Background: A computed fold for a 98-nucleotide RNA from Pseudanabaena sp. lw0831, annotated as TPP riboswitch aptamer (THI element).
RNA sequence: UCAACACGCUAGGAGUGUCUAGAACUAACUAGACUGAGAGCAGAUCCUUAGAACCUGAACCGAUUGACAUCGGCGUAGGAAAGCACAUUAUUUGAGGA
Numbered sequence: 001u002c003a004a005c006a007c008g009c010u011a012g013g014a015g016u017g018u019c020u021a022g023a024a025c026u027a028a029c030u031a032g033a034c035u036g037a038g039a040g041c042a043g044a045u046c047c048u049u050a051g052a053a054c055c056u057g058a059a060c061c062g063a064u065u066g067a068c069a070u071c072g073g074c075g076u077a078g079g080a081a082a083g084c085a086c087a088u089u090a091u092u093u094g095a096g097g098a
Base pairs, nucleotide, nucleotide: 001095002094003093004092008084009083010082011048012047013046014045016042017034018033019032020031021030022029054079055078056077060073061072062071063070
């Protein structure tokens, strides 16, 4: 210096657990508690390739808890959903130049 990223619009993807009590009778409902961006589908929250949103591995391993993906490992693992436009104040990424 140029391009992208943040923000905006539209489109798309994803999760919704654990425990206690009541009631109930074998899995749903009501209230409360825990963690979290979001646990009662909110039309809310998060994520869209720079992809740890989310899934598989997993009825996994270590720690912790009243319990639980609650924390960490696994994870430089394998998958996973995009286009447009705008700005150059800030952060970050890539390319080139001095």
The source organism's lineage runs through Bacteria, Cyanobacteriota, Pseudanabaenales, Pseudanabaenaceae and Pseudanabaena.